A computed fold for a 74-nucleotide RNA from a Desulfobulbaceae bacterium, annotated as c-di-GMP-I riboswitch aptamer. Model confidence (mean pLDDT): 81 of 100. The model forms 94% of the base pairs in the Rfam consensus.
RNA sequence: AUGAGACAAAGCCAAACCCGUUGAGAAACGGGGGCGGAAAGCCACGGGUCUCUAUAGAAAGCCGAGCUGCCUCA
Numbered sequence: 001a002u003g004a005g006a007c008a009a010a011g012c013c014a015a016a017c018c019c020g021u022u023g024a025g026a027a028a029c030g031g032g033g034g035c036g037g038a039a040a041g042c043c044a045c046g047g048g049u050c051u052c053u054a055u056a057g058a059a060a061g062c063c064g065a066g067c068u069g070c071c072u073c074a
Base pairs, nucleotide, nucleotide: 002074003073004072005071012037013036017032018031019030020029021028022027035061041067042066045064046063047062049058050057051056
């Protein structure tokens, strides 16, 4: 460098739900929690979805594209 691996080890992230705060709202942040994940890391570029004051916004754990990365084995 390439390939494979969540039915291995050590780690990582963290659903639903609950509490608090912010927001018009979708939702976000913090704490608890643990459904799951081999990119469930980043990114709103494309498709789809949601909100709503139509200027707009949300969401990456829906799919695709782009960028980056840990561990083990070969």
The organism belongs to Desulfobulbaceae, within Bacteria. It matches the Rfam family "c-di-GMP-I riboswitch aptamer". Its Rfam clan is "c-di-GMP_I riboswitch clan".